[in-house]
Predicted 3D model of a 128-nucleotide RNA (c-di-AMP riboswitch aptamer (ydaO/yuaA leader)) from Desulfotomaculum sp. The coordinates come from a structure-prediction model, not an experiment, and the mean pLDDT is 83. The model forms 92% of the base pairs in the Rfam consensus. NCBI's taxonomy places the organism under Bacteria, Bacillati, Eubacteriales, Desulfotomaculaceae, Desulfotomaculum. The sequence was found by an Rfam model in a public genome assembly.

RNA sequence: UUCCUGGAUGCGCUGAAUCCUGUAAUACAGGAGCGGGGGAACCAUUUUUUGGGGUGAAUCCGUAAGGUAGGGCUACCCUGCAGCCCGAACCCGGCAGCUAACCUCGUAAGCGUGGCAAGGGAGCAGUC
Repeated sequence: UUCCUGGAUGCGCUGAAUCCUGUAAUACAGGAGCGGGGGAACCAUUUUUUGGGGUGAAUCCGUAAGGUAGGGCUACCCUGCAGCCCGAACCCGGCAGCUAACCUCGUAAGCGUGGCAAGGGAGCAGUC
């Protein structure tokens, strides 16, 4: 100097999954915020074993390999170039279009990128 691994803290990433309050504390409970489902009229639907439906980016083709709709990251923001990835899983249980009022549920889990004198914008520090 470079690479690998582990720990702590900070920061950051996917995601709705963060924050606050109560209780001696945990459990637990409540609230705000964010997110999901059900649910009129009107409108829409010819459609129900060819079962159907929901969360999610995660669909489709294929025997498979593999590809693909689509999605994410590259550290101030947007755009561009380039690069690296994901393209799952689970749930409802015969049943649900949209949907005001209304009803109801979740607030997990898992990780560690840091390229470009590209363009535009915002901001900070120093000096005068």